[in-house]
Formats: sequence, C1' cells, structure tokens
RNA sequence: CCGUGCUAGACGGGGAGCUGGCGGUGCCCUGAACCCGCAACCCGCCAUAGCGGGGUUGAACUCCCUCUCGAGGUCCGUCCCUUUGGGACUGCCGGCGUCACGUGGUGAUGAAGGUAGGGUCCCGCGCGGCGGGGCACUGUGAACCCGGUCAGGACCGGAAGGUAGCAGCCGUAAGCAGGAUGCCUCGGGUGACGUGGGGUCGCCUUGCCGGAGCUAACGAGCGCAGGCAAGCUGGAGGAACGCGAUCGACAGAGGGUGCACGG
Repeated sequence: CCGUGCUAGACGGGGAGCUGGCGGUGCCCUGAACCCGCAACCCGCCAUAGCGGGGUUGAACUCCCUCUCGAGGUCCGUCCCUUUGGGACUGCCGGCGUCACGUGGUGAUGAAGGUAGGGUCCCGCGCGGCGGGGCACUGUGAACCCGGUCAGGACCGGAAGGUAGCAGCCGUAAGCAGGAUGCCUCGGGUGACGUGGGGUCGCCUUGCCGGAGCUAACGAGCGCAGGCAAGCUGGAGGAACGCGAUCGACAGAGGGUGCACGG
C1' cells in the first nucleotide's frame, strides 16, 4: 500500500417551554433524515442523564473537535400604539366652607355695639261683624169637645120672660209659615277696632348713647369633599429600533480517530 472480517461511532440537529436537572412525546426553526412499542391528569432517566426490541452503515463525503457564517428562538433596554383598571400627583370642572386682599353694595342724612319703647308671639276682657237657636213681631190657624155675638129653629113657662145653642161673622190657643226690625243666648279658620297682663331680643320699627365701620354678590387666597381621565400610574397585548445579551440549525474551513488476519 492492497484485500477480507470486525469495533467505537453514526443513521439528524437546534430554540422556547416543562423539570431540581437531563432527554423524549407535543409546539416552533432548519431541511430530507432506519423501523416498532411507551408518554401531558406526562414518560424514561441521574452527570455515562430517554428506555426496550430489531435493522443498516462503519474508520471517513459520512464519526469526533475547533473556528467562521448565520435561519430562527428567548431575554433586556428605548420609544410608540391599542385595551382594561386606578384616581396618589399635575391639569380641568362645578360644589361647600373660610378669610376680608381687590371690585361692588351700604354707612357722618350716622356703621358695629349698647340701651329703652312699640310690633311680630302667648293668655284674657270689651266692642263690632258673621253664623245657629230662642223671644218679641206679621200672616194663617178649631164640624163638636175654645171665647164673643148668636138669624132661623129648639126647650121651660098661662103670660111676662128665661135657658142652652148650630150655621154665619168677629177673635184666639197649640201648631204651621215668614222674614224687615229689636232683644236675649251660644259659637269661630271672625276684625287695618279698643284695652289689661305676660314673654322674647330672632326679625321689623322708633328714640337715645356711641363715632367708623358693616356686608359677602363677584374676583383673589386658603381648606374640604366630589367628578373627568389628557398627563400620570397598575395590568394585558402589539409594532419599530439597539452594530444590546444569549442559545444556535444548515453551510464553509482546518485538524483528529481504531482492531484482527492474509498478500
């Protein structure tokens, strides 16, 4: 160096996630790559970190290491957008209170404050008015059992005369009705009335003392509670950017790696 037969290795890898950790199933990337069984209410393992069974290839295009490139993923930061909450802070909105700085109003034709009287308030009395009732008043009002007068008629009587009395007329009682007026009595959601007493300084009014403030409508200031949600802030989602960090497939370059027998 050639041939034959083997062995280690290889027959996909990676990211996020899960996990104490590793690998796998499931998702994603890469891109072409043996088969069967197991596994998310997970499965198998423990730094030699899928397990079990079968197959192919096999020391190099193929296995191992290093470097380069870099699909893609994850994380961080900046800025922006969307959405859902909050109402601490800034802002805005109206509300309430306070103050008396400004404007206004009021005040030497006298403020605040003080004091005295009256009213408003309460309890009475009187008068008036209104309403109810009663009396007086007016009218009406009795077949007989009310009155007067009692025609006719009746009765007694010898007569003179006497007696009772219907109708009619007049009157009247109870009753009924009336409403002008008067009187008495009772009542109130009664009064531009009179009068006595009480009470209150809250208000109005008048007098006196006093001698410069008073008021709080508006603005300013301050305080309180409320609302809005632009800024702000909590959560969720998304886009762009950073010569940001990290892992890194595919690909490229360099290097490394056996055993036995025969010639």